[in-house]
RNA sequence: GUCUCUGUAGCACAAUUGGAUAGUGCACGGGUCUUCUAAACCCGUGAACGGGGUUCGAAUCCCUGCAGGGACG
Numbered sequence: 001g002u003c004u005c006u007g008u009a010g011c012a013c014a015a016u017u018g019g020a021u022a023g024u025g026c027a028c029g030g031g032u033c034u035u036c037u038a039a040a041c042c043c044g045u046g047a048a049c050g051g052g053g054u055u056c057g058a059a060u061c062c063c064u065g066c067a068g069g070g071a072c073g
Stems, first nucleotide, its partner, number of pairs: 001072007010026004019056001028044005049065005
């Protein structure tokens, strides 16, 4: 340099080929329980890489940029 894959919560991942309030586990905060802690259970906080476009509607499709992984040279 060319091609290709990925980018969603603090971390690891889902989301049925464009539709309903974007979910799950761990972590974090609160509560129940316990003499206390832990465990268990319940509740809660928190996220779409940036920009633009298509569409009634975009995490999802298109363009561009950025970051990371891989292949080739």
Predicted 3D model of a 73-nucleotide RNA (transfer RNA) from Solobacterium sp. Lineage of the source: Bacteria > Bacillati > Bacillota > Erysipelotrichia > Solobacterium. Rfam family: tRNA. Rfam's curators write: Transfer RNA (tRNA) molecules are approximately 80 nucleotides in length. By type it is a transfer RNA.